[in-house]
RNA sequence: GAAAAAGGCAAAGCGAGGCGAAAGCCCGUGACGCAAAGCCACCGGUCUUUGCUGUUAAAGGUAUAACUUUUGACAGAUGACAGCGGGGCUACCGAA
Numbered sequence: 001g002a003a004a005a006a007g008g009c010a011a012a013g014c015g016a017g018g019c020g021a022a023a024g025c026c027c028g029u030g031a032c033g034c035a036a037a038g039c040c041a042c043c044g045g046u047c048u049u050u051g052c053u054g055u056u057a058a059a060g061g062u063a064u065a066a067c068u069u070u071u072g073a074c075a076g077a078u079g080a081c082a083g084c085g086g087g088g089c090u091a092c093c094g095a096a
Stems, first nucleotide, its partner, number of pairs: 001093001008034002013029003017026003032083001038089003042086003045081003052076010
């Protein structure tokens, strides 16, 4: 599922709240919505870049180079989103 009922979940915002570098998550409040808005990052997508890896710039170390150190830039998930789509798994209630 009946523009049903019972029961359920809880967006934004808010909080001298907690975790994290961040994205984001948790707790409380809240009530935009949801028939799987229950669970799983397998595929696509999106978000994030402390560390790590790669590329690169400047400066330093060494006699040069190789190499290496520091700082910066860029790229990349291994981080995250299941309330972006697909897929997988599971499940409550109820007339005709």